[in-house]
The RNA shown here (small-subunit ribosomal RNA) has 1457 nucleotides and comes from a metagenome.
Its Rfam family is "Bacterial small subunit ribosomal RNA".
The prediction has a mean pLDDT of 84.

RNA sequence: CAAGUGGGACGCCAAUUAGCGGGUAGCAAUAUUCGAUGAUUGGAGUCGCGUAAGGGUGCGUAACACGUGGGUAAUUUGCCGCGAAGCUCGGAAUAACCUGCCGAAAGGCAAGCUAAUACCGAAUGUGUCUGUGGGUGGGUUCCACCUACAAACAAAGCCGGGGAUCGUAAGACCUGGCACUUUGCGAUAAGCCCGCGGCCUAUCAGCUAGUUGGUGGGGUAACGGCCCACCAAGGCUAAGACGGGUAGCUGGUCUUAGAGGACGACCAGCCACACUGGAACUGAGACACGGUCCAGACACCUACGGGUGGCAGCAGUCGAGAAUUUUUCACAAUGGGCGAAAGCCUGAUGGAGCGACGCCGCGUGGGGGAUGAAUGGCUUCGGCCCGUAAACCCCUGUCAUUCGGGAUCAAAUCUGAUGACCUAAUACGUUAUCAGUUGAUAGUACUGAAAGAGGAAGGGACGGCUAACUCUGUGCCAGCAGCCGCGGUAAUACAGAGGUCCCAAGCGUUGUUCGGAUUUACUGGGCGUAAAGGGCGCGUAGGCGGCAAGCUAAGUCUAAUGUGAAAGCUCUGAGCUUAACUCAGAAAUGGCAUUGGAAACUAUCUUGCUAGAGGAUUGAAUGGGAGACUGGAAUGCUCGGUGUAGCAGUGAAAUGCGUAGAUAUCGAGCGGAACACCAGUGGCGAAGGCGAGUCUCUGGGCAAUUCCUGACGCUGAGGCGCGAAAGCUAGGGGAGCAAACGGGAUUAGAUACCCCGGUAGUCCUAGCUGUAAACGGUGCACGCUUGCCGUAGGUGGAAUCGACCCCACCUGUGGCGAAGCUAACGCGAUAAGCGUGCCGCCUGGGAAGUACGGUCGCAAGAUUAAAACUCAAAGAAAUUGACGGGGGCCUGCACAAGCGGUGGAGUAUGUGGCUCAAUUCGACCUACGCGAAGAACCUUACCUGGCCUUGACAUGCAAGUAGUAGAAACCUGAAAGGGUGACGAUUCCGCAAGGAAAGCUUGCACAGGUGCUGCAUGGCUGUCGUCAGCUCGUGUCGUGAGAUGUUGGGUUAAGUCCCGCAACGAGCGCAACCCCUAUGUCCUGUUGCCCCCGGAUUACCGGUGCACUCUGGACAGACUGCCUCGCUUUAACGAGGAGGAAGGUGGGGAUGACGUCAAGUCAGGAUGGCCCUUACGGCCAGGGCUGCACACGUACUACAAUGCCCAGCACAAAGGGGAGCGCGGCGGCAACGCCAAGCAAAUCCUUAAAACUGGGCCCAGUUCAGAUUGUCGUCUGCAACUCGACGGCAUGAAGCCGGAAUCGCUAGUAAUGGCGCAUCAGCUACGGCGCCGUGAAUACGUUCCCAGGCCUUGUACACACCGCCCGUCACAUCAUGAAAGCCGGUCGCACCCGAAGUCGCCUGUCAAAAGGUGCCGAAGGUAUGGCUGGUGAUUGGGAUGAAGUCGAAACAAGGUA
Repeated sequence: CAAGUGGGACGCCAAUUAGCGGGUAGCAAUAUUCGAUGAUUGGAGUCGCGUAAGGGUGCGUAACACGUGGGUAAUUUGCCGCGAAGCUCGGAAUAACCUGCCGAAAGGCAAGCUAAUACCGAAUGUGUCUGUGGGUGGGUUCCACCUACAAACAAAGCCGGGGAUCGUAAGACCUGGCACUUUGCGAUAAGCCCGCGGCCUAUCAGCUAGUUGGUGGGGUAACGGCCCACCAAGGCUAAGACGGGUAGCUGGUCUUAGAGGACGACCAGCCACACUGGAACUGAGACACGGUCCAGACACCUACGGGUGGCAGCAGUCGAGAAUUUUUCACAAUGGGCGAAAGCCUGAUGGAGCGACGCCGCGUGGGGGAUGAAUGGCUUCGGCCCGUAAACCCCUGUCAUUCGGGAUCAAAUCUGAUGACCUAAUACGUUAUCAGUUGAUAGUACUGAAAGAGGAAGGGACGGCUAACUCUGUGCCAGCAGCCGCGGUAAUACAGAGGUCCCAAGCGUUGUUCGGAUUUACUGGGCGUAAAGGGCGCGUAGGCGGCAAGCUAAGUCUAAUGUGAAAGCUCUGAGCUUAACUCAGAAAUGGCAUUGGAAACUAUCUUGCUAGAGGAUUGAAUGGGAGACUGGAAUGCUCGGUGUAGCAGUGAAAUGCGUAGAUAUCGAGCGGAACACCAGUGGCGAAGGCGAGUCUCUGGGCAAUUCCUGACGCUGAGGCGCGAAAGCUAGGGGAGCAAACGGGAUUAGAUACCCCGGUAGUCCUAGCUGUAAACGGUGCACGCUUGCCGUAGGUGGAAUCGACCCCACCUGUGGCGAAGCUAACGCGAUAAGCGUGCCGCCUGGGAAGUACGGUCGCAAGAUUAAAACUCAAAGAAAUUGACGGGGGCCUGCACAAGCGGUGGAGUAUGUGGCUCAAUUCGACCUACGCGAAGAACCUUACCUGGCCUUGACAUGCAAGUAGUAGAAACCUGAAAGGGUGACGAUUCCGCAAGGAAAGCUUGCACAGGUGCUGCAUGGCUGUCGUCAGCUCGUGUCGUGAGAUGUUGGGUUAAGUCCCGCAACGAGCGCAACCCCUAUGUCCUGUUGCCCCCGGAUUACCGGUGCACUCUGGACAGACUGCCUCGCUUUAACGAGGAGGAAGGUGGGGAUGACGUCAAGUCAGGAUGGCCCUUACGGCCAGGGCUGCACACGUACUACAAUGCCCAGCACAAAGGGGAGCGCGGCGGCAACGCCAAGCAAAUCCUUAAAACUGGGCCCAGUUCAGAUUGUCGUCUGCAACUCGACGGCAUGAAGCCGGAAUCGCUAGUAAUGGCGCAUCAGCUACGGCGCCGUGAAUACGUUCCCAGGCCUUGUACACACCGCCCGUCACAUCAUGAAAGCCGGUCGCACCCGAAGUCGCCUGUCAAAAGGUGCCGAAGGUAUGGCUGGUGAUUGGGAUGAAGUCGAAACAAGGUA
């Protein structure tokens, strides 16, 4: 600041002005003053209209508040429109003003004057209203109209114009406009009433005294308990009353395919509110946002006495908050108020401002431009990407900038002029034309010109969902994250970068709503096992209901009419350059109401019917229920007899009982409980449940008959009843059994499992409890839908001596299965199929069937039943594996039967540990005589010390270099290295000069690493396991994972083969093919052989030769081929036999499926990444790998007489040999040495031993055993100290066969004996790899241990049992319940006080006011309750949390189902 306006309703004051009149000054013009008049302006006042509209907000309200449709015959309506009639005559006041007084102020009092369209009286009464009659009509508690009589009731003026007439004038009179009065109709606006509709909660189930109704009053515009008096006792409620919580309602908005769901900003309609609470006044309208009164809180003024105020109007301030704007311009337009009008007012409104808050449009440039520039990024180092992108060239000029031009929105009103109409009138009024006048926005929109690519791009993302990938850094850290989840050294997931993708003046995040979600299922879900059928019945309300006919028309269908505001949505057009936006039209508004019609279906009523249901008669069955009585067997106890040392009990024991005579046995008695056999997926019952027999009472079902009733039915929220076991109360009873308890065992423990005892209880009577895995985990009823096989009850048929069998039907109870259903498993006329009706229940897991509240109960507890918080799962069924202290079958030196060992001793060797400067490293069932088929130096990787730095080695580049490269020799040193250095070159081109190469030096790139990662890898290897398995194609089955094949019956060493089979085939494995060996044939014939000849004659040599042995090449042979028998088979196969060198894979080897163990190896070599670079590289010397209290593995040698020692003597195979093997001879006791033949080998070298023969030893630490030690030697080697091997002599340890335990082996095997080779200077070899000799025993068998294969079963395991997983306790955090109390909020009830005010009464000077008083009455107070919230020492459980404690409850037979 947002509500004023009217002087054309009224009086007054002031100012200005006009003319007039008087006064003063002046000669006058003139100036000035006073008076009345006119005009204009201002001021307050009276009066009228407005202020109830417009504007704001959403507190309250779950209500006729709103929406929609009706009613008002129960109503009002100022201004407005149309109509009728009127507007006459008077009166008394009062503000203002003046005077006085009170007060700080606000304000007030008294006296006096005055006007009106203010107020009052009288008249008239068209009319209205009231009363009494009559008539017509209507939707008939009454209304409308017509009509008769009676009573009552009105008014105001103001502003113009005027010819004639009258009047001095004013005026009368005429006329126009506005106003006023009465009244009718209309319009508009409002009041009241009614039907229907729209939130949550039953852990709110009963509420209500003006309450429900009546009569009579009052009150209102009007109906009404709206109010009052009296009377009656009603009214509402499961279709949710009452209470609590929340909330303005709607058109609509968002979303959606729709149905729905959520919301109710802007705009529009209605309602409510105006500081909080109450109240009325005025008025047409209010109980009044910018009116009044009272109370309260708050704020302000005060002279302390008292006053003032109400932004949820527009701006603005403060506070709160994550957050929300200018103290702007204008009434120019639209609209409103007043006014006759001009006009005034208008924070309504129209505009502008601020905010990317939203929607829409536009720009940040366009074209050309490859050496594909540079930077940057990646790289396989070749290149690639950014990328025509940039630079550069040629253009354009939107927006912004500068300078100019410059709007639409305006038509009215009014003034003037000119006409027309009206009229007596050129007045007034109405109207037409012309002229003039009005712009906040705004110098804005728009537009012209100018200049220059110039001023203008960001945000998010890039593991999947989800479009878009690399590098670096980091290293379960830092961090990310919507869900799943990323990060522990190669992170597309963190951070940065490059690149890419998506949007774009925005982009992302957060919050919210709907969607997706058929995840509350109306459209459109389910309940056997996933969440979900009530424990069962009877039955109320309700829902649903057979056949036929008729009536009605409530539902239903149809037509018309009214309404469903506008805006919005949709469609079609139009206007701003386009769009957003706006305008016009249409459609839609699935609704409601009224009227007419139809009558099939549902429904009401009526009449019938018999198929549903019920009744009747007859009959059979029945552990159906209740009561009474009776019975036998068994257990226990008591008494008596016989009888003697045990009984009982367990895995084994013990506790216990027994010499006071048990157990056992015989007889008699007592007592309680339960009823063997019959007994049956048999019977009965609604379920729980029911089992000896008889009797009584009683229920239900079934069959047959088809006699009766005539829909009487089905289901069933609440309700009522029944309801196992355990438990409780009272009284009995108590044999056996048996929670608790005691004892004995078991055990780490054992508050358990086992054993010995044992009390409640179990039993009966009366009551309570009301739950169970109360299960078919399957609600009840009805109808329909292929079959087969049992069984119980009944009936019928045929047949018969006979209901014995057989067949059919009904009812019940089972098994298997078709269609169909089901996620699958499965169900399948007893449905989980197809349908109908009704009820109950479910909506992720946990918290939790818990807390609180209610109800029930004596208690225990039952029932109803949440939330906070927390997780991303919990769950079902099936599949494949794996596993089981599940099952079946089978195999293996797995066990058993045997033989020999290991474990004990000594030594060797490897490992652990310890030690050390170092004892380099790796390997641990599948490492440990392993890598290593040779550690004194070397090896060597380790340690100490001394040295080198482009390096011991490779490649490239650059520079230098002829006394260069090289290098004798010398110095130093442990060596390496360092230093000096006589002497002293080479190749290519070129005539030469010179250049180049090589080499060297220097520098740069780089070399080098047994440094790390075998959990980044390739390759190779081990193990399961030489176990018989592992897969595929096609087909078939299954929604699928998958299955089948590959399972089954046989058989095999074998998934080997046969048969069968929805499988048919195939692959990798098995077997065979390959090698060695066993037999033969052919060929070959020296170095091998020797039938023959000769010589020597032990060996042998020469010749002839290839027969034999042999050599090494090719063949043959063995295949269950043949015979007999066995097997359910004419099969596979097995057993036996013949023949054969060999017989059933002849023996041995090589050969190792798919895969497992993140198995082993970066130290064989290779290799990604990381790390070191005068060192983690390289060289050298010495040391170490050999270290020794100890432990383990693997071996050797033994402990002796089947032996040892000595002597004699016979028979191999396979190999090796030139820096080699070395004959032979000699020397030495020997190792070995010296000389030395032969041999690069079927030629030469290379003793076989055990065995056998003879002798000795005589059972002992020995004539066993050989360790250890001393000493002397030999050999290899630069070198044997640490640290070699061998020999001689001497020494002569432990050990007398090995505990628990454990290993190998099934035949030329074990055992035992020697021989050879690789590595190698030598050797630690007793190791490893081969060769030959001698040469056994045993296997009944598969119960057990171990390992493995196949089938099957269970599973809560899948990192797969070294699995999973539960509870207490301890710690931390979080939410929550209880709790003595404490503090709030809210709503009652009772009482006290009682403002303002209406109403009533009294009083009052005629009336009124004032005054008094009564009822009601806000706030306040006292007391007491209900509901609800906060807080609370302590306490209860709950949830969560990488590595805590105790156990081991569950999952397998989970080790006690």